[in-house]
RNA sequence: CGGGGCGUAGCGCAGCCUGGUAGCGCAUCUGCUUUGGGAGCAGAGGGUCCUCGGUUCAAAUCCGAGCGCCCCGACCA
Numbered sequence: 001c002g003g004g005g006c007g008u009a010g011c012g013c014a015g016c017c018u019g020g021u022a023g024c025g026c027a028u029c030u031g032c033u034u035u036g037g038g039a040g041c042a043g044a045g046g047g048u049c050c051u052c053g054g055u056u057c058a059a060a061u062c063c064g065a066g067c068g069c070c071c072c073g074a075c076c077a
Stems, first nucleotide, its partner, number of pairs: 001073007010026004020057001028044006050066005
């Protein structure tokens, strides 16, 4: 330098194709059960959807540019 993949809650991920209320598991908090730990049950909180711009009545989703991480290739040594 070229190509590809990924970026969504504290962690791991789905949702994107085909635009229409942002979700799952674990974790955290509260209550109950238990002598307690652990565990179980019920409930709750937590999101600039990487950034900017565009299209649209409406964008996590479509389009453009950029940033970061990973992989492959080329080049130099």
Notes:
The RNA shown here (transfer RNA) has 77 nucleotides and comes from an Acidobacteriaceae bacterium. The source organism's lineage runs through Bacteria, Pseudomonadati, Acidobacteriota, Terriglobales and Acidobacteriaceae. The coordinates come from a structure-prediction model, not an experiment, and the mean pLDDT is 82. It matches the Rfam family "tRNA". Its Rfam clan is "tRNA clan". It is annotated as a transfer RNA.